The RNA shown here (NiCo (Nickel/Cobalt) riboswitch aptamer) has 83 nucleotides and comes from an uncultured Bacillota bacterium.
The sequence was found by an Rfam model in a public genome assembly.
Of the family's consensus pairs, 82% are formed in the model.
The coordinates come from a structure-prediction model, not an experiment, and the mean pLDDT is 78.
Rfam family: NiCo (Nickel/Cobalt) riboswitch aptamer. The family is grouped with related families in Rfam's "NiCo_riboswitches".
RNA sequence: UAUUUUCUUUUAGAUCAGGCGGGCGUUUUUCGCCGGCAGUCGGGCCUUUUGGGCAGCAGGUUUAACGCACCUGUGGGACUAAC
Numbered sequence: 001u002a003u004u005u006u007c008u009u010u011u012a013g014a015u016c017a018g019g020c021g022g023g024c025g026u027u028u029u030u031c032g033c034c035g036g037c038a039g040u041c042g043g044g045c046c047u048u049u050u051g052g053g054c055a056g057c058a059g060g061u062u063u064a065a066c067g068c069a070c071c072u073g074u075g076g077g078a079c080u081a082a083c
Base pairs, nucleotide, nucleotide: 010082011081012080013079016077018041019040020039022037024035025034027032044054045053046052047051056074057073058072059071060070061069
């Protein structure tokens, strides 16, 4: 100096798992269950870790409007690539 490997941060990706809303079909009084199809998201953490908490995200309240604030819900495993 180059290459490779490992670790860490950040960014991105996706036919993994999973979530959301659709579409087709079976079943069903209906709700719903089930089976495929494609679209979209696919997740940073902390902790005294069977529990609790922060950022973020969605909806609402408030506001002339945004923001802040307040309320409700959610708050997440794995993989790949590059710096």